[in-house]
Large-subunit ribosomal RNA, domain IV from a Candidatus Aenigmatarchaeia archaeon, 322 nucleotides, folded computationally.
The full RNA is in RNAcentral, with records from ENA.
The coordinates come from a structure-prediction model, not an experiment, and the mean pLDDT is 86.
Context: one part of a larger RNA
RNA sequence: CCCAGUCUAGGGAACUCAGCAAAUUGGUGGUGUAUCUUCGGUACAAACCAUGCCUGUAGCUUCGCAAGGGGCGGCAGGCCGCAGUGACCAGGAGGGGACGACUGUUUAACAAAAACAUAGGGGACUGCAAAUGCGAAAGCACUCGUACAGUCCCUGAUGCCUGCCCAGUACCGGUGUGUCAAAACCUGAUUCAACAGGUCCAAGCCCCGGUAAACGGCGGCGGUAACUCUGACCGUCGUAAAGUAGCGUAAUCCCUUGCCGUUUAAUUGACGGCCCGCUUGAAUGGCUUAACGAUUCCCUCACUGUCCCAGGCUGGGACCCA
Numbered sequence: 001c002c003c004a005g006u007c008u009a010g011g012g013a014a015c016u017c018a019g020c021a022a023a024u025u026g027g028u029g030g031u032g033u034a035u036c037u038u039c040g041g042u043a044c045a046a047a048c049c050a051u052g053c054c055u056g057u058a059g060c061u062u063c064g065c066a067a068g069g070g071g072c073g074g075c076a077g078g079c080c081g082c083a084g085u086g087a088c089c090a091g092g093a094g095g096g097g098a099c100g101a102c103u104g105u106u107u108a109a110c111a112a113a114a115a116c117a118u119a120g121g122g123g124a125c126u127g128c129a130a131a132u133g134c135g136a137a138a139g140c141a142c143u144c145g146u147a148c149a150g151u152c153c154c155u156g157a158u159g160c161c162u163g164c165c166c167a168g169u170a171c172c173g174g175u176g177u178g179u180c181a182a183a184a185c186c187u188g189a190u191u192c193a194a195c196a197g198g199u200c201c202a203a204g205c206c207c208c209g210g211u212a213a214a215c216g217g218c219g220g221c222g223g224u225a226a227c228u229c230u231g232a233c234c235g236u237c238g239u240a241a242a243g244u245a246g247c248g249u250a251a252u253c254c255c256u257u258g259c260c261g262u263u264u265a266a267u268u269g270a271c272g273g274c275c276c277g278c279u280u281g282a283a284u285g286g287c288u289u290a291a292c293g294a295u296u297c298c299c300u301c302a303c304u305g306u307c308c309c310a311g312g313c314u315g316g317g318a319c320c321c322a
Base pairs, nucleotide, nucleotide: 001317002316003315004314005313006312007311008310010308011307014306019303027051028050029049030048031047036041038157052079053078054077055076056075057074059072060071061070062069063068080084092301093300094299095298096297097296098295099293100292104116105115120155121154122153123152124151125150126149132141133140134139159287160286161285163218164217165216168215169214170211171210172209173208174207176206178205179204184199185198186197187196188195219237220236221235222234223233246280247277258274259273260272261271262270263269
């Protein structure tokens, strides 16, 4: 010096990406318990007190025929120590955001999560010799099930909601003089065959309509109010429609350390507001939300060798000698 442990005056996160690591807390009994809430919870919330031993004495209970033991336990008095769950074992706590409702699942051996799943919501197909899947087939699964069922897709508890667009693509429907292959028929041509033209005409295409919890999409310019600013209002171009409710510098904001407030002595942080949003936005779900989380961010108290700033000790290595 390295590894594992242990102690440390004063300070107490000044360390660091970050309290990582360590320390603190811890059992049991009693008192007591905010906010929010889906009234179940949150909750061991928080916070506070007690805890040993000896002596005496009520009470309850149990084993036993009894004698006599065992367990629980109120009250009173006393004893000792710094310390009584005396060793071991056994939550640090609180506040505020983000995401995901939750318990659950996952990259066996670098990722446990905000990813997957989930209950709930919606859509499509399917009447059973079903739809769907596997197989060349025979046949099989779903199923010895039958629409309160099965398959596929999207969303993801609850609460409040889910706006406009069917022009494009897709799908569905259509008793449409359009188009339309082979075959068939008719006409023509050729020594034979190949051939040419016409009639008829399925699906499809076209046409007509529907469907966005189908794939998806959801504007620009100019002017305007008796201070200024702003623009309810007006004009114009223009689209299939011209982003509604919400939320918003966001896990989304380039400018950006936006601006204001709170927090700090000091904050590119955090939270609350504002917001014309480079490039939010409604089941590609939008916004909330109690509870929950080895998730993630910020703050406070407690606590500490993380640090100021190092040191001592124990054990094992390294190292030296054989």